Source information
This is a predicted structure of a 355-nucleotide RNA (Bacterial RNase P class A) from an SAR202 cluster bacterium. Of the family's consensus pairs, 94% are formed in the model. The coordinates come from a structure-prediction model, not an experiment, and the mean pLDDT is 76. A source record names the gene rnpB. Its Rfam family is "Bacterial RNase P class A". The family's RNA type in Rfam is ribozyme. From the family's description: Ribonuclease P (RNase P) is a ubiquitous endoribonuclease, found in archaea, bacteria and eukarya as well as chloroplasts and mitochondria. Rfam links the family to the GO terms dimeric ribonuclease P complex, ribonuclease P activity and tRNA processing. The organism belongs to SAR202 cluster, within Bacteria.
[in-house]
RNA sequence: CAAGGUGGCCGGGCGGCCGCUGUCCCGGUUAUUGCCGGGAGAGAGGAAAGUCCGAGCUCCACCGGGCAGGAUGCCCGCUAACGGCGGGGCGGGGUGACCCGACGGAAAGCGCCACAGAAACAUACCGCCUGUUUCGGCAGGCAAGGGUGAAAAGGCGAGGUAAGAGCUCACCGCCCUGGUGGUGACAUCAGGGGCCAGGCAAGCCCCAUCCGGAGCAAGGCCUAAUAGGGGGACAAGGUUCGCCCGGACCGUCCCCGGGUUGGCCGCUGGAGCCUGUCGGCAACGGCAGGCCUAGAUAGAUGGUCGUCGUCCGCGCAAGCGGAAACAGAACUCGGCUUACAGGCCACCUUGGCCA
Repeated sequence: CAAGGUGGCCGGGCGGCCGCUGUCCCGGUUAUUGCCGGGAGAGAGGAAAGUCCGAGCUCCACCGGGCAGGAUGCCCGCUAACGGCGGGGCGGGGUGACCCGACGGAAAGCGCCACAGAAACAUACCGCCUGUUUCGGCAGGCAAGGGUGAAAAGGCGAGGUAAGAGCUCACCGCCCUGGUGGUGACAUCAGGGGCCAGGCAAGCCCCAUCCGGAGCAAGGCCUAAUAGGGGGACAAGGUUCGCCCGGACCGUCCCCGGGUUGGCCGCUGGAGCCUGUCGGCAACGGCAGGCCUAGAUAGAUGGUCGUCGUCCGCGCAAGCGGAAACAGAACUCGGCUUACAGGCCACCUUGGCCA
């Protein structure tokens, strides 16, 4: 210098003016709430997003346990918890820094394995060998060689044989037993078994662990009046049952009760943020000090001007003109995933060049 890897950070800055939404203070008014005026200070994000996972909180349900259903699936930690994170093991990829992995079980059972191929789990197409032969073949043995396929009785070499074969042996692989190291996943060593029959569980399934349901439109509080509903009281009255009695409907008042996309609470001080220090490889935790940092309800967080910065175009230059990523709170928090113009920092890898 070039090409990469990992981790982290920023997401236009400053100022003026005018607005919008909360909070606090002062004054006026008002019985209070409130309203009006003035002032101070605050006002979107790294993802506020998707709503995927885990919690807090609220209501409902609940003796206990199970079925069904769902989720997770190497080990050890972290955490309030997790399907998250950290470290490690094993497997795979990369020259490397480093990256990726649903990574329990296929002798419980069922299912599937396209095309090709004789055969996809039970078999022999071309072949090889032995016997026989009427020379066409037939009977038997074999699975080493050829061929198909993603996959065909562990691989390779030697012995052995009629030809062959873990049939036997060495090495490697697999399985079993034991030792050693490690908290563990696992690693390694020794001995034994000739390995008796493929793969898929991101097909059903089996095993282990976990899970009651719904969600802030949760849930709670509040006043009066009206319609409709229930109850009670009321003396005459009106209509009606042909009339009296009695009843039905209408009437007046009181009480109950309920709903409202009415108002208020929930609602923002919290598993909170920053700095330092200590423990830990780390995730994270302890301690000390400091800080207060949106709370709208159809939804405020905007507009404009100046200046500086970034990018693009024109220009020799001075300068001129233009542009602004993804997106946007809605009970809160911990994660994951996805989107993103442009830029910054640290460490590391490989290659080239120079001294």